[in-house]
The RNA shown here (Bacterial RNase P class A) has 348 nucleotides and comes from a Candidatus Polarisedimenticolia bacterium. Its Rfam family is "Bacterial RNase P class A". By type it is a ribozyme. The RNAcentral record of the sequence draws on ENA. Model confidence (mean pLDDT): 79 of 100.
RNA sequence: CGAGACGGCCGGAUGGCCGCGCGGCACGGGGCAACCCGUGGCGUGAGGAAAGUCCGAGCUCCCCAGCGCAGGGCAGCGGGUAACGCCCGUCCGCCGUGAGGCGAGGACCAGUGCCACAGUGACGAUGCCGGCCGGUGGUGUGAGCCACCAGCCGGAGUGAAACGCGGCAAACUCUGCCCGGAGCAAGGCCAAAUAGGAGGGCGCAACCCCGGUUCGCCGGGGGGAGAGGCGCGCUGCCCAGCCCUCGGGUCGGCCGCAUGAGCCGUCGGGCAACCGGCGGCCUCAGAUGGAUGGCCGUCGCCGCGAGCGAUCGCGGCACAGAACUCGGCUUACAGGCCGUCUCGCCGG
Numbered sequence: 001c002g003a004g005a006c007g008g009c010c011g012g013a014u015g016g017c018c019g020c021g022c023g024g025c026a027c028g029g030g031g032c033a034a035c036c037c038g039u040g041g042c043g044u045g046a047g048g049a050a051a052g053u054c055c056g057a058g059c060u061c062c063c064c065a066g067c068g069c070a071g072g073g074c075a076g077c078g079g080g081u082a083a084c085g086c087c088c089g090u091c092c093g094c095c096g097u098g099a100g101g102c103g104a105g106g107a108c109c110a111g112u113g114c115c116a117c118a119g120u121g122a123c124g125a126u127g128c129c130g131g132c133c134g135g136u137g138g139u140g141u142g143a144g145c146c147a148c149c150a151g152c153c154g155g156a157g158u159g160a161a162a163c164g165c166g167g168c169a170a171a172c173u174c175u176g177c178c179c180g181g182a183g184c185a186a187g188g189c190c191a192a193a194u195a196g197g198a199g200g201g202c203g204c205a206a207c208c209c210c211g212g213u214u215c216g217c218c219g220g221g222g223g224g225a226g227a228g229g230c231g232c233g234c235u236g237c238c239c240a241g242c243c244c245u246c247g248g249g250u251c252g253g254c255c256g257c258a259u260g261a262g263c264c265g266u267c268g269g270g271c272a273a274c275c276g277g278c279g280g281c282c283u284c285a286g287a288u289g290g291a292u293g294g295c296c297g298u299c300g301c302c303g304c305g306a307g308c309g310a311u312c313g314c315g316g317c318a319c320a321g322a323a324c325u326c327g328g329c330u331u332a333c334a335g336g337c338c339g340u341c342u343c344g345c346c347g348g
Stems, first nucleotide, its partner, number of pairs: 001344010012299007020045004025040006047319001051330002054328005059183004071179005076090005091105001092103004106174002111172002113168003123164001128155005134149006187255004197246006207222006228238003262281008300317007
């Protein structure tokens, strides 16, 4: 210098004006209440993936005697973690000249199943060639020869694998370990009017009729009263109920919901993932039709054009965007920075 491997980081900067969400503060208003709204000013307001919603948790409610079955998941060994299917280390296998990368890496001495094409045969076996032993039949006087059958040994050929305790569990299965369900529309708190419910209090008078009577009164009917209702007073009208307390749900309102397995610095332990001590910080959004935006400058980067040049003009600045919260994985991403390492070539 060229070509690569791995890891980490940034992912436009800055100023002005206007607008929006949220949190304190001040003032004003609404609602029976719980609480809410408006204005002003101050503070604050997207990401490395906020995404996919794929794993694992926290949190909440429901369920829950124990054991087993069914169903699902994981799989060398060791470690980390709240937990994991995640991460780290390491062994083995495969790929790469290498730095490195990838691995669904328990068990086929329990049973079942499968093994393309070729081949007799793919686990059931024996088609071809040769040799040996035996049997049967034929032939020959005989030694023998021929044919067939069964057994043993060897060979050729096919194939990834050929009888061997074959291979395959990203085949059923077996072994070991793990797993209750639903999800923030989870769920919790406060709390009207009306109508039910529970408890208590005051009433339905005087008078008349009927029935009963233990002669105290009781039940039914008529009657219409006030200390009941029509907001209050008078008048008028109406009624057998009226008032108080408690409790549950509904309308409605709030919480859950932003301090957290948190972040930064430093020291220590560990190869590492990670863990611990000390100090500091709240700088870490919080909506519920869902804010985080728009315009104008300056600078930076990229592209195009003009110019001998300094420079000027125009255009662009990725992927994307919170919704209960974390830990991971996966996927998307213009451009750029840093570190370690490998291979090749050249020079000292």
Lineage of the source: Bacteria > Pseudomonadati > Acidobacteriota > Candidatus Polarisedimenticolia. It is recorded under the gene name rnpB.